Predicted 3D model of a 111-nucleotide RNA (Glycine riboswitch aptamer) from Thioalkalivibrio sp. ALMg11.
RNA sequence: GAGACACACUCUGGAGAGCGGCCGGAAACGGCCCACCGAAGGGGGCGGUCACGCAGUCCGACAACGGGCUGACGUGACGCAAACUCUCAGGUUUCAGGACAGAGGGGCGGC
Numbered sequence: 001g002a003g004a005c006a007c008a009c010u011c012u013g014g015a016g017a018g019c020g021g022c023c024g025g026a027a028a029c030g031g032c033c034c035a036c037c038g039a040a041g042g043g044g045g046c047g048g049u050c051a052c053g054c055a056g057u058c059c060g061a062c063a064a065c066g067g068g069c070u071g072a073c074g075u076g077a078c079g080c081a082a083a084c085u086c087u088c089a090g091g092u093u094u095c096a097g098g099a100c101a102g103a104g105g106g107g108c109g110g111c
Base pairs, nucleotide, nucleotide: 003111007106009104010103011102012101013100018034020033021032022031023030024029035092036091037090041088042086043085044084045080046079048078049077050076051075052074053073054071055070056069057068058067059066060065
């Protein structure tokens, strides 16, 4: 210097589920109750594998130290495996939001 990535922004597309009941309010909306949805966000397991730590135990060589084995223990990584699952949160006419996808320009840091 270039390229691509993480990442954010803009545009476009974008599912599901009660226009539920009661109360307050002019309305927007808020509270409570019942019934539902999964695609903001978030939580989740495995008698799986590996690594480290801790504890116990054995061996070398008495200590330091080193090695092996064990674990209803702790932490992390990988895999199963995600559009999964749970429904905490959020949502259940329109609007808004919306995982994800396409396009656009940008893109610190690291490579």
Description
NCBI's taxonomy places the organism under Bacteria, Pseudomonadota, Gammaproteobacteria, Chromatiales, Thioalkalivibrio.